[in-house]
RNA sequence: GGAGCCGGCCAGGCAGCCGCGUCGCUGAUGAAGCGCCGAGGAAAGUCCGGGCUCCACAGGGCAAGGUGCCAGGUAACGCCUGGGCGGCGCAAGCCGACGGAAAGUGCAACAGAAAACAAACCGCCGAACGGCAUCGAAAGAUGCGCGUGGUAAGGGUGAAACGGUGUGGUAAGAGCACACCGCACGCGGGGACAACGUCGCGUGGCACGGCAAACCCCACCUGGAGCAAGACCAAAUAGGGGAACCAUGACGUGGCCCGCGUCGUUCCCGGGUUGGUUGCUUGAGCCCUGCGGUGACGCAGGGUCUAGAGGAAUGGCUGCCCACGACAGAACCCGGCUUAUCGGCCGGCUCCCACU
Repeated sequence: GGAGCCGGCCAGGCAGCCGCGUCGCUGAUGAAGCGCCGAGGAAAGUCCGGGCUCCACAGGGCAAGGUGCCAGGUAACGCCUGGGCGGCGCAAGCCGACGGAAAGUGCAACAGAAAACAAACCGCCGAACGGCAUCGAAAGAUGCGCGUGGUAAGGGUGAAACGGUGUGGUAAGAGCACACCGCACGCGGGGACAACGUCGCGUGGCACGGCAAACCCCACCUGGAGCAAGACCAAAUAGGGGAACCAUGACGUGGCCCGCGUCGUUCCCGGGUUGGUUGCUUGAGCCCUGCGGUGACGCAGGGUCUAGAGGAAUGGCUGCCCACGACAGAACCCGGCUUAUCGGCCGGCUCCCACU
């Protein structure tokens, strides 16, 4: 100097003017004025996990759904960290729903002979049976590769074709046999908390191809509804009509059953009410320092308050500067994941080239 990997951060700046919302103060609770504060890294998708609230402090069974190597972190998780295994990359690093296919069922487009009790298109062979030709008196011999056949080495197809190399063997071949390598299973030694890895011994010619984000099996997890949850105040529930059940019932109650709770309860028609307060933002919060830990993270100390509306504010104009400004906007809260995103900054690391 070039190419790349990982992590963190910023999200045009400054000034002036006009405006909007909550809150505080002045004012009279009005009008008006002053002051503080006023969107995001994703506020998004609502895909996971939790807090909170009500139903039983959510209990048993079925169904349904989810997760799936090991250890740890966490309030919890399908998240994160570290490790193992597999794949990719020269490397830094990145990716993986990564239990079971020797319980059963099912699936595999196209190509191909054949896609699972393997099979035979080209090829190779001519052992066996038959045929044909030649020789022969016959028995038979030799040949052909014509039929039945043998074969799975070689070619070809495919994402995938039933271990590899060599030697023997054979008509040609083949774990058919043997040696070595690989593989599967079993046992044992030592390492690791474990996943797993390593070493040794034995058994087996090799079985048991692939797919479980197909059904399924195994293990573990999950009760339902959601801030329009829920609570309080006020108002209304007048006078009526109809229906069901009255305990083997109705409702709460949720996918179903049990269980639990309440009981003159529930539903329909019609009439009336439908306003305010709260929940609401101090929270697994944020920042700094120290300590422990490889790390996620934890502990201790100090500092700090940072939207809280409710038909819903957070905007507009002008000037200057520059690298010319992306994706997008809270609605109970928090932890994640995923997706969108103009540009730029910082730190660590890898590879290549050149120079010293």
This is a predicted structure of a 356-nucleotide RNA (Bacterial RNase P class A) from Dokdonella sp. The sequence is in RNAcentral, with records from ENA. Rfam family: Bacterial RNase P class A. Rfam links the family to the GO terms ribonuclease P activity, tRNA processing and dimeric ribonuclease P complex. The family's RNA type in Rfam is ribozyme. NCBI's taxonomy places the organism under Bacteria, Pseudomonadota, Lysobacterales, Rhodanobacteraceae, Dokdonella. The model forms 93% of the base pairs in the Rfam consensus. A source record names the gene rnpB.